This is a predicted structure of an 84-nucleotide RNA (transfer RNA) from a Candidatus Omnitrophota bacterium. Its mean pLDDT, the model's own confidence on a scale to 100, is 82. Lineage of the source: Bacteria > Pseudomonadati > Candidatus Omnitrophota. Rfam family: tRNA. From the family's description: Transfer RNA (tRNA) molecules are approximately 80 nucleotides in length. Its family is annotated with triplet codon-amino acid adaptor activity in the Gene Ontology. The family's RNA type in Rfam is transfer RNA.
[in-house]
RNA sequence: GCCGAGGUGGUGAAACUGGCAAACGCGCCGGACUCAAAAUCCGGUGGGCUCACGCCCUUGAGGGUUCAAGUCCCUCCCUCGGCA
Numbered sequence: 001g002c003c004g005a006g007g008u009g010g011u012g013a014a015a016c017u018g019g020c021a022a023a024c025g026c027g028c029c030g031g032a033c034u035c036a037a038a039a040u041c042c043g044g045u046g047g048g049c050u051c052a053c054g055c056c057c058u059u060g061a062g063g064g065u066u067c068a069a070g071u072c073c074c075u076c077c078c079u080c081g082g083c084a
Stems, first nucleotide, its partner, number of pairs: 001083007010026003019067001027045006046057004060076005
């Protein structure tokens, strides 16, 4: 240099055809149980503003297409693999 795969809350990851972004697990917070703890069970858990209701933002970065983009197109960055 060329080709391919990938980048999504704190973390692993799902979303296959463009149609509520984050299901499910881990972790974390609160509770139950226990003398106490572990295990187990129940509830909650992306970020910002707000007393609250609620509003806004978030799929590596920036553009484009579309009523609508994690998903399609373009450029770039990063990781892994292959070829030279």